[in-house]
């Protein structure tokens, strides 16, 4: 001095998944706000039977291939020279799954339910504006 591994702090990423209040104080229990999903009229959409049911969240779809896989619609990062939002652009690096209802669910005012987890460690360039901090 470099390379990998482990705790731990702080920050930082995916994702709605976070703050706050009582009360218990072992693993929890009730509320509120403030993000997320869902079901459910008139009106619209819906031709009708048969087979294959069908629907929800999710970026996660779709083609080729026996497979392994290799594209591909879409989707995520490229902070920490004063914070902090946003958007363009090049150019890199990734994902591209899984899972729930159960024979049911179109839109949907009013009205009802529901969730608030889990995984994880990236930092290259040029430009356009917002908002707050310092200084003068």
């Nucleotide at each position: 001095c470099u390379c990998g591994u482990g705790c731990g702090a702080u920050c930082g990423c995916c994702g709605a998944g976070u703050u706050c209040c009582g009360c218990a104080u072992u693993c929890g229990c009730g509320g509120a706000a403030g993000c997320g999903g869902g079901g459910g009229a008139c009106c619209c959409a819906g031709g009708c039977a048969g087979c294959a049911g069908g629907g929800g969240c999710g970026a996660g779809u779709c083609g080729c291939g026996c497979a392994a896989g290799c594209g591909u619609a879409g989707g995520g990062c490229c902070a920490a020279c004063a914070u902090u939002c946003u958007c363009u652009u090049c150019g890199g690096c990734c994902c591209g799954a899984g899972u729930c209802c159960g024979u049911c669910a179109g839109c949907u005012a009013a009205c009802c339910c529901c969730g608030c987890a889990g995984g994880c460690g990236u930092u290259g360039g040029a430009g356009a504006g917002g908002a707050u901090g310092c200084c003068u």
A computed fold for a 136-nucleotide RNA from a Planctomycetota bacterium, annotated as c-di-AMP riboswitch aptamer (ydaO/yuaA leader). The coordinates come from a structure-prediction model, not an experiment, and the mean pLDDT is 78. Taxonomically the source falls in Planctomycetota (Bacteria, Pseudomonadati).